[in-house]
RNA sequence: GGGCCCAUAACUCAGCUGGUAGAGUGUUACAAUGGCAUUGUAAAAGUCAGGAGUUCGAAUCUCCUUGGGUCCA
Numbered sequence: 001g002g003g004c005c006c007a008u009a010a011c012u013c014a015g016c017u018g019g020u021a022g023a024g025u026g027u028u029a030c031a032a033u034g035g036c037a038u039u040g041u042a043a044a045a046g047u048c049a050g051g052a053g054u055u056c057g058a059a060u061c062u063c064c065u066u067g068g069g070u071c072c073a
Stems, first nucleotide, its partner, number of pairs: 001072007010025004019056001027043006049065005
């Protein structure tokens, strides 16, 4: 330098053929317990890496950039 893959909640990851962004863990509150642990219920937490384009509508399609992984040279 070139090819391919990845980037979504604090962490690990889903998200179909473009149509309201989700799960588990964690955090917070409440209840159960004499207390802790634990369990149950509820809640908060996202500019979907950044920018541009296409579209009525983009996490999803196209282009560029950044970071990471991998292969070739």